The RNA shown here (Glycine riboswitch aptamer) has 84 nucleotides and comes from a sheep gut metagenome. The model forms 89% of the base pairs in the Rfam consensus. Rfam family: Glycine riboswitch aptamer. About the family: This family represents the bacterial glycine riboswitch.
RNA sequence: GCUCUGGAGAAUCUCAUUGUUUGAGUACCGAAGGUGCAAGGGUCCCCCACGGGAUACCGAAUCUCUCAGGUCAAAGGACAGGGC
Numbered sequence: 001g002c003u004c005u006g007g008a009g010a011a012u013c014u015c016a017u018u019g020u021u022u023g024a025g026u027a028c029c030g031a032a033g034g035u036g037c038a039a040g041g042g043u044c045c046c047c048c049a050c051g052g053g054a055u056a057c058c059g060a061a062u063c064u065c066u067c068a069g070g071u072c073a074a075a076g077g078a079c080a081g082g083g084c
Base pairs, nucleotide, nucleotide: 001084002083003082004081005080006079011026013025014024015023016022027071028070029069033067034065036063040058041057042055043054044053045052046051
């Protein structure tokens, strides 16, 4: 990476349109994707050293934001297990 199985959350909201995959509005969810950050490190400075300071650099997540996506079902789905 492929395949099989399991797999949550949140309005089947309101109005218009006429069909589900359109538009507008409000409320909400976090587990496609994406954003941000800690410890620690890199570099520079001070110091005998310990240590301290600076920094547009590196730096995780199921945390965070809610851009995207989603809020009947279907589809999708992080992640987990089996097989290749």